[in-house]
RNA sequence: GGGGCCGUAGUCUAGCUUGGGUAUGACGUCGCCCUCGGGCGGCGAAGGUCGUGGGUUCAAAUCCCACCGGCCCCA
Numbered sequence: 001g002g003g004g005c006c007g008u009a010g011u012c013u014a015g016c017u018u019g020g021g022u023a024u025g026a027c028g029u030c031g032c033c034c035u036c037g038g039g040c041g042g043c044g045a046a047g048g049u050c051g052u053g054g055g056u057u058c059a060a061a062u063c064c065c066a067c068c069g070g071c072c073c074c075a
Base pairs, nucleotide, nucleotide: 001074002073003072004071005070006069007068010027011026012025020058029045030044031043032042033041051067052066053065054064055063
C1' cells in the first nucleotide's frame, strides 16, 4: 500500500441479511423483600450520541459513501 471482518449501557451480547411501535438478554451497580447479619434466591429501578460525519427516505442500529479505531490475510 491492497483486501476482508468487527465497533450497540461499566463489561459481554441479540437485533443488521428483508428499514417501521418504547433497541434484547446476561453480568455488574442501586433499592426493596428474604436472613440475627451476610451470601444465595425473589421483585424492581437506573444506566445507550447503536464508533464519527454525511447521504437516501415519511421513517435508519439496519441501506449507501467517507473517515476513525481494533483484528486477520496479501504484498